This is a predicted structure of a 134-nucleotide RNA (c-di-AMP riboswitch aptamer (ydaO/yuaA leader)) from Actinoplanes octamycinicus. Its mean pLDDT, the model's own confidence on a scale to 100, is 80. The RNAcentral record of the sequence draws on Rfam. The model forms 92% of the base pairs in the Rfam consensus. The source organism's lineage runs through Bacteria, Bacillati, Actinomycetota, Micromonosporales and Actinoplanes.

Parts: sequence; C1' cells; structure tokens
RNA sequence: GACGAACCACCGCCUAAUCGCCGCAACGGCGAGCCGGGGACCCAGGUGUGUGGGGUGAAGCCGCGUUCCCGCGGCCGGGCGUGCUUCCCGCUCGAACCCGUCAGCUAACCCGGUCGGCGGCCGAGUGGAAGAAA
Repeated sequence: GACGAACCACCGCCUAAUCGCCGCAACGGCGAGCCGGGGACCCAGGUGUGUGGGGUGAAGCCGCGUUCCCGCGGCCGGGCGUGCUUCCCGCUCGAACCCGUCAGCUAACCCGGUCGGCGGCCGAGUGGAAGAAA
C1' cells in the first nucleotide's frame, strides 16, 4: 500500500415483540405502549354420532403431474422498493407452532405475550406517475 474477514457504533427490514422505572445482581419485578385469548342479553346456530373441534399467523382454495414426499400452474393473501395515500412496475414469502373433547359474536369482567430472525455500512440521488400533509 492492496485485498479479505470479524466486532462495535450507526442506518434499515420482517414481527405485537418497543420504551421507561426499581434493584449490586438475578433463572427478579413494576409501568406505559402495542398484541393475543376467554367471557352475557340480542343475533347467529339444532343436538348426538367425529376422518372431533378450536387458536396465533399473510401463510388459503382449485387443477395437473399415477399416488406420498415433492413440483408446476391459476385464483387469492403478505412483505419490501427508506415519512403518508392511490395506481403502475419490479423483487419476494405463502411457514411453523399451540390448545386438548373445549371455546360463535359478546358489555362488565378475567387471563396472557412483549420473542426470534435478517440486511447495509463512505455510498449525492438513483423504481415511475400523481396527490395530500408538514
């Protein structure tokens, strides 16, 4: 001097999963915000027998491939393109887990969660059009 890698800070992304406080600390606790579940009248709904039924989540339905695994396609659902909205365009995901015979909605009321996983990193800006707001 060049190249590469890692860590910290910083900037972003998915998710409800963030912030504040007490405490020397803790496999400790409190609060706010956000999120989820249970739970009347009314309304909806017959019950039982069950390949039962239900919940979180975008993560469903249909067809084809001989069947399973799996793959392809259509419809539909989610995320990103760096404050907001609409349209277009591009890329991408459509998993997993839980309850345990039991739960529709649901005021009062009751209970719980606040994990985890990624990218960028010296790069003016660099999806497009329109609008709103400040």